[in-house]
Molecule: Bacterial RNase P class A
Organism: soil metagenome
RNA sequence: GGUUAAGCAGCCGCGGAGGCUGGUCUCCGAGGAAAGUCCGGACAUCACAGGGCAAGGUGGUCGAGCUGUCGACCCGAGGAAACUCGCGGGAAAGUGCCACAGAAACAAACCGCCGAUGGGGCCGUCCCACGUGAACGGCUCACAGGCAAGGUUGAAAUGGUGCGGUAAGAGCGCACCAGCGUCGCGGUGACGCGGCGGCUGGGUAAACCCCACCCGAUGCAAGGCCAAACCGGACCGUUUGCAGGCUGCCCGCCGAGGUCCAGGUAGGCCGCUCAGAUGGAUGGCUGCUCACGACAGAAUCCGGCUUACCGACCUGCU
Numbered sequence: 001g002g003u004u005a006a007g008c009a010g011c012c013g014c015g016g017a018g019g020c021u022g023g024u025c026u027c028c029g030a031g032g033a034a035a036g037u038c039c040g041g042a043c044a045u046c047a048c049a050g051g052g053c054a055a056g057g058u059g060g061u062c063g064a065g066c067u068g069u070c071g072a073c074c075c076g077a078g079g080a081a082a083c084u085c086g087c088g089g090g091a092a093a094g095u096g097c098c099a100c101a102g103a104a105a106c107a108a109a110c111c112g113c114c115g116a117u118g119g120g121g122c123c124g125u126c127c128c129a130c131g132u133g134a135a136c137g138g139c140u141c142a143c144a145g146g147c148a149a150g151g152u153u154g155a156a157a158u159g160g161u162g163c164g165g166u167a168a169g170a171g172c173g174c175a176c177c178a179g180c181g182u183c184g185c186g187g188u189g190a191c192g193c194g195g196c197g198g199c200u201g202g203g204u205a206a207a208c209c210c211c212a213c214c215c216g217a218u219g220c221a222a223g224g225c226c227a228a229a230c231c232g233g234a235c236c237g238u239u240u241g242c243a244g245g246c247u248g249c250c251c252g253c254c255g256a257g258g259u260c261c262a263g264g265u266a267g268g269c270c271g272c273u274c275a276g277a278u279g280g281a282u283g284g285c286u287g288c289u290c291a292c293g294a295c296a297g298a299a300u301c302c303g304g305c306u307u308a309c310c311g312a313c314c315u316g317c318u
Stems, first nucleotide, its partner, number of pairs: 001314004006289007014029007031295001035306002038304005043219004050251004056214004060073005074088001075086004089210002094208002096204003110151002112147003117144002119141007159177006178200001180197007223270004232261005244254003
């Protein structure tokens, strides 16, 4: 991934169809998900032809497609692997948010490191002596200054690790990586591989948003036909249509009815099917076999997705 979903026999019982005739016979009778109602379509009505906005949906690439789906591939994450998962475009259009902690979360120093340079203090050397000064040397302070490497905090700290260098440091330099840019090659493409370069201030869009593409509404209690019954009243409108409808809004179009109160009637047929119910059908008992039987019941039909699930058989892969 595919098939299956207890089987056989007997008796009684249930729904439908047909035959016979007055109660009998024959045949047929739930699923792989019938489930969820998450999507799409057929079909039906609005409705008679539209346009725009809003709302909604999708989002790597290439195809298929009615679909939010499917196939293959790319990237990322997980896995030992076969494989599985991914609301996977844009943060340089804009607006928000990143609590607390922490020095600092679009710019900053709490602890700390340095003492090359400027500054302060002390001592020493040199001159016959004293004092002072200059020069030189040593020690010390850490004021000015330098640092963002180390530590603290955090989900995240201004690329990472290592070596050199420096007063101490830093891509400051180098090696290997990551990111970014550029060139070449491969590929329809997403992207991959390689060379070179310079040294590199975040994250978040299932936050609002931007971009690209798609996109009427309602639904079988849709809708159609026959039967039954039917006293009335009020308001608005009738080609100057701002009644109503298409329609959530606007343009446009159609258009003679519409709304409310009160009374009367409401039965059947179609839609509806190789199961075709509508108070809604397949249940009970007995015997045997073995794989000891799970999840579980159609309601207009079909396709997809998701969820539940005992076991058996077959095939492929790790």